[in-house]
Transfer RNA from a soil metagenome, 71 nucleotides, folded computationally. The sequence is in RNAcentral, with records from MGnify. Rfam family: tRNA. Rfam classes the family as a transfer RNA. The coordinates come from a structure-prediction model, not an experiment, and the mean pLDDT is 81.
RNA sequence: GGCGGGUUCGGCUAUCGGUAGGCCACUUGACUCUCGAUCAGGUAGGACGGGUUCGACUCCCGUACUCGCUA
Numbered sequence: 001g002g003c004g005g006g007u008u009c010g011g012c013u014a015u016c017g018g019u020a021g022g023c024c025a026c027u028u029g030a031c032u033c034u035c036g037a038u039c040a041g042g043u044a045g046g047a048c049g050g051g052u053u054c055g056a057c058u059c060c061c062g063u064a065c066u067c068g069c070u071a
Base pairs, nucleotide, nucleotide: 001070002069003068004067005066006065007064010024011023012022013021018054026042027041028040029039030038047063048062049061050060051059
């Protein structure tokens, strides 16, 4: 240089055109003399920029980063 894969809450990971969910963590409340445990709730995410579509994390193009194969 060429080809291909990947990028989703703080972390791990689902969702494969129609409200982005789960677990852990964090946090609020209940419980407790206090902490912990337990129970109930809450905050927080689609790498970036365009395109297609009534509607895009999802399909297409480009960019960035990353992994692999190859010269």